RNAcentral holds the sequence, with entries from ENA. Predicted 3D model of a 75-nucleotide RNA (transfer RNA) from a Nanobdellota archaeon. It matches the Rfam family "tRNA". The family's RNA type in Rfam is transfer RNA. The prediction has a mean pLDDT of 81.

[in-house]
RNA sequence: AGCGGGGUAGGGAAGCUAGGAGUACCCACCGGGCUCAUAACCCGGGGAUCGAUGGUUCAAAUCCAUCCCCCGCUA
Repeated sequence: AGCGGGGUAGGGAAGCUAGGAGUACCCACCGGGCUCAUAACCCGGGGAUCGAUGGUUCAAAUCCAUCCCCCGCUA
């Protein structure tokens, strides 16, 4: 320098192909139940505007452009 994969709640991860996250899911966290009590188990709850900036659109995590970071391959 070129190519490929990835960046989404505190952590992990699905969604991206075929634009409308009534917010997947797991762990963690908070409240309640159960228990003598803790753990486990059961019920409920909060939290992401999606790497950054611009563009297209009524509407963008999703499409387009540039850039940044991580992993790998080639030279």